[in-house]
RNA sequence: CCCACGACAUGGCAAAGCGCGGGUAACCGCGUGACGCAAAGCCACGGGCCCUCUCGUCCGCAUCAGCGGACGCGGGUCGCCGGGCCACCGAA
Numbered sequence: 001c002c003c004a005c006g007a008c009a010u011g012g013c014a015a016a017g018c019g020c021g022g023g024u025a026a027c028c029g030c031g032u033g034a035c036g037c038a039a040a041g042c043c044a045c046g047g048g049c050c051c052u053c054u055c056g057u058c059c060g061c062a063u064c065a066g067c068g069g070a071c072g073c074g075g076g077u078c079g080c081c082g083g084g085c086c087a088c089c090g091a092a
Base pairs, nucleotide, nucleotide: 005090006089012037013036017032018031019030020029021028022027035079041085042084043083045082046081047080048077049076050075051074055072056071057070058069059068060067061066
């Protein structure tokens, strides 16, 4: 110095709830608050899960108008998992 690992030490992040705001929504931001986290730092690349205002396709109902469902497109979640990148300390 590097990889693994996670004792010690310095610290770090911040769930749910509540308040304010954004968004059709999932969810997100700020404040408060700590359930927890050795990557609970960052990235939607793969899988999972969640959302659906608008748009497209198909099916069903229907006199017109329209309604319902499925899929696609789109969006969210990295504190669901995998993967990638960066990283504090240094005992066994």